[in-house]
Context: one part of a larger RNA
RNA sequence: UGACGGGGGCCCGCACAAGCGGAGGAGCAUGUGGUUUAAUUCGAUGAUACGCGAGGAACCUUACCUGGGCUUGAAUGUGAGUGACCGGUGCCGAAAGGUACCUUCCCUUCGGGGCACAAAACAAGGUGCUGCAUGGCUGUCGUCAGCUCGUGCCGUGAGGUGUUGGGUUAAGUCCCGCAACGAGCGCAACCCCUAUCUUUAGUUGCCAUCAGGUAAUGCUGGGAACUCUAAAGAGACUGCCUGCGUAAGCAGUGAGGAAGGUGGGGAUGACGUCAAGUCAUCAUGGCCCUUACGUCCAGGGCUACACACGUGCUACAAUGGUCGGUACAAUGAGUCGCAACAUGGCAACAUGAAGCUAAUCUCAAAAAGCCGAUCUCAGUUCGGAUUGAGGUCUGCAACUCGACCUCAUGAAGUUGGAUUCGCUAGUAAUCGGAUAUCAGCAAUGAUCCGGUGAAUACGUUCCCGGGCCUUGUACA
Numbered sequence: 001u002g003a004c005g006g007g008g009g010c011c012c013g014c015a016c017a018a019g020c021g022g023a024g025g026a027g028c029a030u031g032u033g034g035u036u037u038a039a040u041u042c043g044a045u046g047a048u049a050c051g052c053g054a055g056g057a058a059c060c061u062u063a064c065c066u067g068g069g070c071u072u073g074a075a076u077g078u079g080a081g082u083g084a085c086c087g088g089u090g091c092c093g094a095a096a097g098g099u100a101c102c103u104u105c106c107c108u109u110c111g112g113g114g115c116a117c118a119a120a121a122c123a124a125g126g127u128g129c130u131g132c133a134u135g136g137c138u139g140u141c142g143u144c145a146g147c148u149c150g151u152g153c154c155g156u157g158a159g160g161u162g163u164u165g166g167g168u169u170a171a172g173u174c175c176c177g178c179a180a181c182g183a184g185c186g187c188a189a190c191c192c193c194u195a196u197c198u199u200u201a202g203u204u205g206c207c208a209u210c211a212g213g214u215a216a217u218g219c220u221g222g223g224a225a226c227u228c229u230a231a232a233g234a235g236a237c238u239g240c241c242u243g244c245g246u247a248a249g250c251a252g253u254g255a256g257g258a259a260g261g262u263g264g265g266g267a268u269g270a271c272g273u274c275a276a277g278u279c280a281u282c283a284u285g286g287c288c289c290u291u292a293c294g295u296c297c298a299g300g301g302c303u304a305c306a307c308a309c310g311u312g313c314u315a316c317a318a319u320g321g322u323c324g325g326u327a328c329a330a331u332g333a334g335u336c337g338c339a340a341c342a343u344g345g346c347a348a349c350a351u352g353a354a355g356c357u358a359a360u361c362u363c364a365a366a367a368a369g370c371c372g373a374u375c376u377c378a379g380u381u382c383g384g385a386u387u388g389a390g391g392u393c394u395g396c397a398a399c400u401c402g403a404c405c406u407c408a409u410g411a412a413g414u415u416g417g418a419u420u421c422g423c424u425a426g427u428a429a430u431c432g433g434a435u436a437u438c439a440g441c442a443a444u445g446a447u448c449c450g451g452u453g454a455a456u457a458c459g460u461u462c463c464c465g466g467g468c469c470u471u472g473u474a475c476a
Base pairs, nucleotide, nucleotide: 001476002475003473004472005471007470008469009468010467011466012465013464015460016459019423020422021421022420023419026314027313028312029311030310031309032308033307034305035304042053043052064300065299066298067297068296069295070294076123077122078121081117082116083115087102088101089100090099091098092097105114106113107112125289126288128287129286130285134283135282136278137277138276139274141272146185147184148183149182150181151180152161153160154159165176166175167174191266192265193264194263196234197233198232199231200230201229202228206223207222210221211220212219237260240254241252242251243250244249316416320375321374322373323372324371325370326369332363333362334361337356338355341352342351343350344349382413387408388407389406390405391404392403393402429452430451431450432449433448434447435446
């Protein structure tokens, strides 16, 4: 100087407390461990692995296993040479591939050029090992308020001072003081979205006024007000008032205001820590393989199942289930596509088909809600696992191993031990919608979008983590 303390002081955080809803019990989905297996490819492992890499494993993916092939090789470049290549047919084969036959170049200034194949040779290839050789990227402490430097001063020196102290703040934020005076990286602001208004611009969006028209509809003429769209501005700064205070600042049912003291949210992550994670995104040193640890193909596996754990979904019901009627969103996506509408089918869907490269058309029905009917506390009209049968769709192909529909079946489950998690406001809870990936889908996942919309916080004694000062130490 640090680190540590079941030392002290001060302060903060959904850290506790106060509340609301969950997990832990059940069934299923998914990931992991274990076991099994020819293989169940590999990685991630307290917090910081376990719906994680994977934003989509039937083939492919695919790296694993079994079997069948190839060896300058699956891809790319240079390329002597050839005139075809492509294509078609037959045979062998699971395919990859092998083999036989048929067909067979273009332009030309005749020098050549184009196209295709391609010997030899040179450059291959490796998801093999090492993340403890590395770059890059990432997690975590932590969006915590810290981490340092120059000059000066103090100290023999390590080092200290500044950065400590008194206040204040979300903040090393600012003020005052001070052997310090300044500065840098962080904080904040500058950026984006959102809440209000103004201006500009009105199509595909809008419709107050006027007119026309319809069974009905901005449907039409028209309008530029309103909503909205998307560009530019305004606006919030403790600016004003009162009180306290030297100041910084704090308090107020204050005023004004759409918004008030960082308005709300996002992006943004200092010096560093964990030899943290990743050689399987990629790049790369070293080592290793080279008729194989490379490469092509078929089939299988990654989907196994006594069991254990994590994360979720659905429930156990009446604030509910079922049936009928009826209302209100936002974000997105679409031509290899979204598909209105009509017809058929109980349905999944099929057939035909308008419109739309989209503020124009479509996906599209929002759901919870509201109105009415019914069920009357039961393992039930709760719950839907499991299983049987019949179908639909995608796709060469749904056996291993897809989703969906219909009929039948109708399991566990009556609120869950110890323990444990999330959340402070448009939040929790609850309700539906969209998208990426994608032929299809194991999505109950992820990321967004809106609808309805709470309770509680006395307080900081205690648990956990962190910051500053101080103290002890046989630790570095």

A computed fold for a 476-nucleotide part of an RNA from a Bacteroidia bacterium, annotated as small-subunit ribosomal RNA, 3' major domain. The coordinates come from a structure-prediction model, not an experiment, and the mean pLDDT is 82. It was read from a public genome assembly. Lineage of the source: Bacteria > Pseudomonadati > Bacteroidota > Bacteroidia. Rfam family: Bacterial small subunit ribosomal RNA.